Context: one part of a larger RNA
Parts: sequence; C1' cells; structure tokens
RNA sequence: GCCGGCGACUUAUAGGAAGUGGCAUAGGUUAAGGACAAAAUCUGUAGCCAAAGCGAAAGCGAGUCUGAAUAGGGCGUAUGUUAAGUCACUUUUUAUGGACCCGAACCCGGGUGAUCUAACCAUGACCAGGAUGAAGCUUGGGUAACACCAAGUGGAGGACCGAACCGACCGAUGUUGAAAAAUCGGCGGAUGAGUUGUGGUUAGUUGGUGAAAUGCCAAUCGAACUCGGAGCUAGCUGGAUCUCCCCGAAAUGCGUUGAGGCGCAGCGGUAUACGAUGGGCUAUCUAGGGGUAAAGCACUGUUUCGGUGCGGGCUGCGAGAGCGGUACCAAAUCGUAGCAAACUAAGAAUACUAGAUAUUGCUUUCCGUAUACCAGUGAGACGGUGGGGGAUAAGCUUCAUCGUCAAAAGGGAAACAGCCCAGAUCACCAGCUAAGGCCCCUAAAUGGUUGCUAAGUGGUAAAGGAUGUGAGAAUGCAGAGACAACCAGGAGGUUUGCUUAGAAGCAGCCACCCUUAAAAGAGUGCGUAAUAGCUCACUGGUAGAGCGUUCUUGCGCCGAAAAUGAUCGGGACUAAGCAAUCUGCCGAAGCUGUGGGAUUGAUUUCAAUUCAAUCGGUAGGGGAGCGUUCCGCUUUAGGGUGAAGCAUGAUUGUGAAUGAUUGUGGACGAAGCGGAAGUGAGAAUGUCGGC
Repeated sequence: GCCGGCGACUUAUAGGAAGUGGCAUAGGUUAAGGACAAAAUCUGUAGCCAAAGCGAAAGCGAGUCUGAAUAGGGCGUAUGUUAAGUCACUUUUUAUGGACCCGAACCCGGGUGAUCUAACCAUGACCAGGAUGAAGCUUGGGUAACACCAAGUGGAGGACCGAACCGACCGAUGUUGAAAAAUCGGCGGAUGAGUUGUGGUUAGUUGGUGAAAUGCCAAUCGAACUCGGAGCUAGCUGGAUCUCCCCGAAAUGCGUUGAGGCGCAGCGGUAUACGAUGGGCUAUCUAGGGGUAAAGCACUGUUUCGGUGCGGGCUGCGAGAGCGGUACCAAAUCGUAGCAAACUAAGAAUACUAGAUAUUGCUUUCCGUAUACCAGUGAGACGGUGGGGGAUAAGCUUCAUCGUCAAAAGGGAAACAGCCCAGAUCACCAGCUAAGGCCCCUAAAUGGUUGCUAAGUGGUAAAGGAUGUGAGAAUGCAGAGACAACCAGGAGGUUUGCUUAGAAGCAGCCACCCUUAAAAGAGUGCGUAAUAGCUCACUGGUAGAGCGUUCUUGCGCCGAAAAUGAUCGGGACUAAGCAAUCUGCCGAAGCUGUGGGAUUGAUUUCAAUUCAAUCGGUAGGGGAGCGUUCCGCUUUAGGGUGAAGCAUGAUUGUGAAUGAUUGUGGACGAAGCGGAAGUGAGAAUGUCGGC
C1' cells in the first nucleotide's frame, strides 16, 4: 500500500411537545406490597393529574387581590348539550449521568526498580618495555669544628616516553548503519584523585546520587517505571456507515465575549389558528416629509484682484496739547472671482410612507399575522454603486446598498468559485433563441452598403514630441499674377553719433533721420583685427494657379528595457482590423415540441380522470421506504426427488434492493403480518488479520 473482519447519537430516570390507542356525557390512573411455580391476570385507591380561581399568606371563592371604598385597576369566570381530561405506547427534544466515537500534556494514591548508571562499603585482581635519577648513605677533597665541593652508591615522583588497560580531542566513513552511538586513521592518561571482578548499601521520586552537566537512577528524567482514581478534562484536530421525495438558511444587531457558548432579535422547517369586497407582487397615478447629489456664497469659515480705508508705521509744523501730509501694511466696507464631511436663503433623481386604479396584469392561499415544537447560522468571498482608513496603493481594510458564489450545473469570456447569458424532474439522432459568434482549427455570410487605418495599429501604458493621414471651421494673400524656384537690383549722405587701439549695417550705448528711387533697415544672419566678401528684408523680370496661418475632431507614429523560444487561444489576416448601418444564420440543461414520473391545489362521476402550477441545492427541518440479526403467529409452507451458504445474475423496481435459471453444497429453513435491536463503512497518521 491493497484486500477482508471490526469500528461512532446508546441506555436509565424525570420533564416539554406531537402522533396513535384505552377509558371518559367529570373523570382517568394506580405505586410499593400481596395472590400464583412463572408470565398474563387478579388484588392494593395511599398518592398523582383534571374538574376554580385569586392572594406572599391567613384566607375567601365565580370571584379574588390591592384599597377607607360598594371606586378604579390586576389576574380569573363567561360560549354549544356546564366542562375535557387522563393513563399508556411511539417519535422528537431538554436535564442528569462517560452521553456520538477516537485523541492529550498533566494532577493524585499504592506499589516495583541501584543486574544500566552515580556515590560509598567489604573483599580480591591488574599496570610490557624504556628513560630520568630526589633524599639518605659511602669514599675523597675541604674546615679549628661544621658548612661546602666532587665521585660513587641509592632508587624518590598525583615526574617523563610508550603497549595492555581506561578514556574520547580531530577528520572521514556510516545515517532504511555491520552497530538505537560503531568502524578506520590520528589523539589524552597509563604508580595514580589509577583501572577492574564479585558481594553489599542509598530507611528510592515531596526521593536518591552528583570533582555540578539539570548529569545519572535499566536505550525512559526540569522530576523513573507500573497499576489504580480514569471512559480525568479538551470552547481544539480528525472521523461518523442504506435509498427516494418536499422545503431550505446564515456568516448580521445588542450584551457577555473574542477559534466558543448563551439570552433577545434576524433568516429555515413542521403543525395549527385567524384574516373573505382578503393578502402579496407588478404597472400607472395621487398625496406626503426631507436637506443627500448637483448648485450657491445671505450665514459659519476659507480665499483672488481692484476701490474706499478705522488703526499702525513714516513724516512736516508746533515748547506741548494738537493740527496736517503720505509710497507702504491694514480692520471694516463696496465690487469681482473661487472653496467646504463637521457652511446652506434655494434644491433634485432615487429611496421611503400612505392611498387609488388595473377581476381582461401576475399569483397552486402562494401572502401576512399569531401560537407551539424543532433547527442551523452568528470566521464569509468577489463584482457594481455610494463613502471612511490607506498613497482617490493592494487579490488591502471597514461600513451602506444591489448581484453572483457560498449552497448553482449548462452556454460565453482560449484555460478562469464571485464577470456576461441562463436557474439542470426524466427521455428524444426534433424546432426557436440569449450572451457570444459566423476564413481554417470550430457550429454558422471569404454577406451587402458607406467611410477610416498602413501602424500587423488591431493584438498593453503616460507626460511630452512630429509638414503621418481623413473630416470640419475661421482667417489672410492671389490673372492689377500670389506661394516656391530662377535672373537682376539691394544704392547715396555715411566709416551717422558715442565708445574704442579699431567699431566701417553686424562687441556695446543713444538715436533710428534725409536723399535717389521700381526697391533697398543708420540693417536678418555668416564673416574680418578693422575693412573687404557672401546673404536676408525690400523691388523688378521669367513663368502661370492656387498658396499660407490658426483652431476643433477621427484613425495612426515616436516615447516603449528582463531574464530557456516566440506568440492575437493557434494558423494566419490589409481585412479575417476600426467606425456606422442592413439582412441572414449558428449558438445553452433557457423557451417550444412529443412522451414518462413526482409534489401540491382545484374540479368531478369519490378514487380515478382532467386541468393548473411546481420539482438546482450545503448547514438544517419534514415525509415515505429498502435491507441485516434475533423473537412471536409457527415444532410454519418447503426440504436427501437436495435446505442454508457459495458462484452465475434473466427479470422487476425511481432507488435502497429483488432473485428466474444452472452449477456447487450436503441439513436445515423462507415468504407474509407484527415485535426487539450490538442494524448498513471508503476515509478517523482508525483497529485486528492476510498478502
């Protein structure tokens, strides 16, 4: 890992509710106990519920309590023939117990461990070889005598080198190992605080032992192991087994809280009751209140420019008081131009509330309200719109509102929970459409008409830039000849004046006149040291038709850099791109057609037809069934002329399931109607077994 078996809402008691049954025209029922071999049955009437309520109670009683009250008010009574209950069983739910199942780490109590290891005690054992050479002693020298020196002798040491032995500093290998700590190569101690055998000790875990590391106390140590309390507890994780049918949520508010739960509210299910000129939805109309959007600036604030200008500052006169002037600042005021979530004289659309109309608008009573019982939810996600926070960042966060997903399949968006279209009862080799599409992949027009684009723009992006190109508008020049090109002129006073070494149109400053003229600046640019030279403005000629400038707008261009080979889904496309318009077609589980099923309602010939609507679905609620084991009817039908089981699996049923036939098997055992449960497995790092 696979296969097979086992594996999770139980049981007791006490309440609530619903259903079914017994009795009941005020009643219903026993409990313990007893009789009986036992069950059933009989007995047992204490007690319980109901038949009357009110009050804290005494108590009174169709009333009672409060109260001074005969008032008022609270709770009762009130109606059909005065009133309907009660006892069981079933289902469901609540409470208390392990309470759907599995799962801690811990805590407490009693025991078992020092054959591992720590320390100690008793008694034994062990340490190749080499090297060093302390004290002491002897001899000689030496001294007055010691001291002292030398040689020899001697054999000390938590001394030296190094095997056994003990250890474990480094590296490699090993890491499902040869090994739950080793191997190989190096390494430290090796007469000592040494190593080691055997036996014993720790009045053993609130403890011991520790040359002290929270180390060690049997591969277990910030408190050993084992049994018990114990099915500890777990707001946490995981798991929870047959079928079909109907309905179908929430992820929100307040408090407690903060992975949870409870109460009240919201949303779901089931049942009952009430609402009859009914309700709900939709459409149109009418009537309301508003202070949002936009707008506006009278108010509250803020703000642009201009005028007037209190006051300030400066200043004149004056001894001072004071009088006068004023570039500037400036309260206030007038005009002008803006801004505002916490500004509003004025003010929408929607939304909300109420009413009317529509019986030829829709709607199975669907709707609303109430009661009873049972839930789940209370971590939401994205998208559109309106806001707050953030950076008008986030697949960000937090509100309001709508949608989808959640709990929704189908078609489209290449692929793509939350986008667009559309809500799957079942069948069909039928039809029509939606979104989106119609050259090929790929179903459907290489369709029609009118334009645009040349960039593969289409098929990513800004500020900014540009005689790209289409459309429109305004304006100027132009056969008295424009724009462009070519030919010619472009002069004189004058090198104006100033400045300057120089300044001659052209370094700079002021001025910018006059003349000749068709025209020509006291000069547009290049140039020179300064001149010179080239050129322009301006004018004539040649030639002969449109030429400039500005603005608005459509589609394009540049701006444009990312890591394996490129891309619009691809091929490819000059339309098969973009804009406008027209027609046709394709296209879904939508709608229609034909047939079948179910649910609910209506109708009727009253249990079957017809008609109508409905039938996606997680949590969750409700309804109806299938199968397993055992029991009763039942010592059953059946069965050696072959039961159960096993294999096969025709047939039938919406499904769980059923089980004809044949084979095997060799003794039991259906179906039907009821009853009781150890009653259904694919998941739990499930559990046991097999491979």
Large-subunit ribosomal RNA, domain II from Ignatius tetrasporus, 691 nucleotides, folded computationally. RNAcentral holds the full RNA, with entries from ENA and SILVA. It is recorded under the gene name rrl. Its mean pLDDT, the model's own confidence on a scale to 100, is 81.